[in-house]
């Protein structure tokens, strides 16, 4: 050059058949406590790699790109 997988919240990952974007943990805020940690209780936080097509509707389906992982393969 091919071929395969991977990319969602700060961090690790869920989203199953195309219709509500989500859990832990971290963050803040109250509670508890002499304090602090546990624990309880509420909260914020996301162009779903990037760009374009389909479609009423796309994280899903298509087409291009980009970064990593990883096979093949080519030069010397």
């Nucleotide at each position: 050059g091919g071929g395969g997988g991977u990319a969602u919240a700060g961090c690790u990952c869920a989203g199953u058949u195309g219709g509500g974007a989500g859990a832990g943990c971290a963050c803040c805020u109250g509670c508890c406590u002499u304090g602090c940690a546990c624990g309880c209780a509420g909260g914020g936080g996301g162009u779903c790699g990037c760009a374009g097509g389909u479609u009423c509707g796309a994280c899903u389906c298509c087409u291009g790109u980009u970064a990593c992982c990883u096979c093949c393969a080519c030069c010397a």
Predicted 3D model of a 76-nucleotide RNA (transfer RNA) from Clostridium gasigenes.
The coordinates come from a structure-prediction model, not an experiment, and the mean pLDDT is 83.
The organism belongs to Clostridium, within Bacteria.
It matches the Rfam family "tRNA". Gene Ontology term of the family: triplet codon-amino acid adaptor activity. About the family: Transfer RNA (tRNA) molecules are approximately 80 nucleotides in length. By type it is a transfer RNA.